RNA sequence: AAUCCUUAAAGCCAAAUUCAUCGCGAGGUGGAGACGGAAAGCCAACGGAUCUCGAAAGAGACGGCCGGGUUGCAAAA
Numbered sequence: 001a002a003u004c005c006u007u008a009a010a011g012c013c014a015a016a017u018u019c020a021u022c023g024c025g026a027g028g029u030g031g032a033g034a035c036g037g038a039a040a041g042c043c044a045a046c047g048g049a050u051c052u053c054g055a056a057a058g059a060g061a062c063g064g065c066c067g068g069g070u071u072g073c074a075a076a077a
Base pairs, nucleotide, nucleotide: 012037013036017032018031019030020029021028022027035064041070042069043068046067047066048065050061051060052059053058
């Protein structure tokens, strides 16, 4: 230095709910708020699951559903 696991410190993110706003909708954005998270950072143009619109074909939402890819902080052992 790298990798795996774990503890601590300094920090980080932010569920449900709620207010405002955008959207046919799933949901998104901002404020309040903290359930939790070692990547709860990013990728939906990696695969699946779930959800929405549509008669269907299809189009969309979701990374805090799972797997995967990729990048990053600390140092007791």

c-di-GMP-I riboswitch aptamer from a Desulfobulbaceae bacterium, 77 nucleotides, folded computationally. Taxonomically the source falls in Desulfobulbaceae (Bacteria, Pseudomonadati, Thermodesulfobacteriota, Desulfobulbales).